[in-house]
RNA sequence: GGGCGAUUAACUCAAUUGGGAGAGUGUCUGGUUUGCAACCAGAAGGUUAGGGGUUCGAUUCCCCUAUUGUCCA
Numbered sequence: 001g002g003g004c005g006a007u008u009a010a011c012u013c014a015a016u017u018g019g020g021a022g023a024g025u026g027u028c029u030g031g032u033u034u035g036c037a038a039c040c041a042g043a044a045g046g047u048u049a050g051g052g053g054u055u056c057g058a059u060u061c062c063c064c065u066a067u068u069g070u071c072c073a
Base pairs, nucleotide, nucleotide: 001072002071003070004069005068006067007066010025011024012023013022019056027043028042029041030040031039049065050064051063052062053061
């Protein structure tokens, strides 16, 4: 330098192939317990890496950029 992937909550990852952004763990609050743990209920937490485009509508499609993994030279 070129090819192919990945980037979504604090962490690990989904999103049924364009239409309501979610799960587990973690954090906080409450219940239960003499207390802790476990368990149960609830809550907070997101510019879907950044920018632009297409569309009535984009995590999803297209382009550019950044970071990263891998392969080739």